[in-house]
Context: one part of a larger RNA
RNA sequence: UCCAACCGAGGGAAUUCGGCAAAUUAGCCCCGUAUCUUCGGUAGAAGGGGUCCCUGCUACCGUAUCUUUUAGAUGCGGAUGCAGGGCGCAGUGACUAGGGGGGCCCGACUGUUUAACAAAAACGUAGCCAACCGCCAGUUCGAAAGGAUGUGUAUGGUUGGUGAAGUCUGCCCAGUGCCUGUACUUUAAACCUCCUUACAAGGAGGCCAAGAGCAGGUAAACGGCGGGAGUAACUAUAACUCUCUUAAGGUAGCGUAAUACCUUGCCGUUUAAAUGACGGCUUGCAUGAAUGGCUUAACGAGGUCCCCACUGUCCCCGGUUGGAUGCCUC
Numbered sequence: 001u002c003c004a005a006c007c008g009a010g011g012g013a014a015u016u017c018g019g020c021a022a023a024u025u026a027g028c029c030c031c032g033u034a035u036c037u038u039c040g041g042u043a044g045a046a047g048g049g050g051u052c053c054c055u056g057c058u059a060c061c062g063u064a065u066c067u068u069u070u071a072g073a074u075g076c077g078g079a080u081g082c083a084g085g086g087c088g089c090a091g092u093g094a095c096u097a098g099g100g101g102g103g104c105c106c107g108a109c110u111g112u113u114u115a116a117c118a119a120a121a122a123c124g125u126a127g128c129c130a131a132c133c134g135c136c137a138g139u140u141c142g143a144a145a146g147g148a149u150g151u152g153u154a155u156g157g158u159u160g161g162u163g164a165a166g167u168c169u170g171c172c173c174a175g176u177g178c179c180u181g182u183a184c185u186u187u188a189a190a191c192c193u194c195c196u197u198a199c200a201a202g203g204a205g206g207c208c209a210a211g212a213g214c215a216g217g218u219a220a221a222c223g224g225c226g227g228g229a230g231u232a233a234c235u236a237u238a239a240c241u242c243u244c245u246u247a248a249g250g251u252a253g254c255g256u257a258a259u260a261c262c263u264u265g266c267c268g269u270u271u272a273a274a275u276g277a278c279g280g281c282u283u284g285c286a287u288g289a290a291u292g293g294c295u296u297a298a299c300g301a302g303g304u305c306c307c308c309a310c311u312g313u314c315c316c317c318g319g320u321u322g323g324a325u326g327c328c329u330c
Stems, first nucleotide, its partner, number of pairs: 001324008010315002014313001019310001027051005036041001038164001052086006060078008087091001099308007106300002111123002127162007138149004165295004170225003175222002177218005184213003191206005226244005253287001254284001265281006
C1' cells in the first nucleotide's frame, strides 16, 4: 500500500452524476392508523408501548381423589391476564429479523426476456376491435399420397391491430391497398371462317378469360388532417368578414411533454442559492384520438424530484483484527 471485517469525538449528504456503499429499522403481543380508492385495498400505513427472572392471585381448558354423588370439597397439569418484587447500560440481550413518508413519468396488475455486459417504459396478458371461414370450410405442413387445427363446427377456429378498468375514439376514400359491380372499352393462345400454299409454314377476320379501364364501397385498412389579409369606443386580442386552396384541413383532450428547436420559455411553490422537481400558462420547430387520446386505485430489483430518520459518503482522517504484497534478517 492492497484485500476482508470492526470501532469512532463533533457535525450529519456539506460527498457524489446520483445517499453508490454503509448505517438506521427489524421477530412476536397490544394500542393506533391519514390520503386516495375499482370499496377489495392502500396497511405491517405512519406513530407509540411491552418483551428477562422471582412470588401471589387468576378467566378458561383438561384430569384425579373423597363425600351426604341433580352437586360439593381437595389436589395436579396446561393456559391467559393482573399485581408486587429483583438484576443489568442493555431482557426477540447471541443468531434470526421491513428504514419510513410524499410529488411526478411510464407500464394496469401476477408473469416473460437478451444462458455469459441490458430485466426495462421492451414482450405477454385478460378485455376491446377488425378480417377470413357453413366444414371435403378457412388457415397450415407436404412434390404428392396424406396429415394438423379437429372426432372440433361460428358462444368455433385462424389471422391482424390495440392492450385492465373509467371516459371517449372527431374529419378525409383524392393516393395506395382490399371488397363489390359492370350493358360498355381493351385483350393472349387455343378454337371457328376465309385467303394463300400440291401439304404445311404464312396472312385476314370472328369469338373471347383473368387482369386493367369504368362505376361504387371501405380508415379499430396503409395513411393524411393548410396558407394569406382585415375587423370590437385605450392598447392588445379577434367571436366576425374576405381571399387562395385541399380528399379533408387536427375535433375532444393533453401540452416547453420519455414529444418544444429557440430554451435555463414566463409565472408561482420548494432552496440561502435550483439548467432540477412540482403546479399553472401555452403562439404545439415537429401533440392528438385502438400507429389509440386523456384520467386512474393497486402493483414495480423501472425512471425522476423532495422530506424525516440514519450514518466515515464527506469535513478529516484515526485506530483495531486477520490476510496479501513489499523491505530487512536468517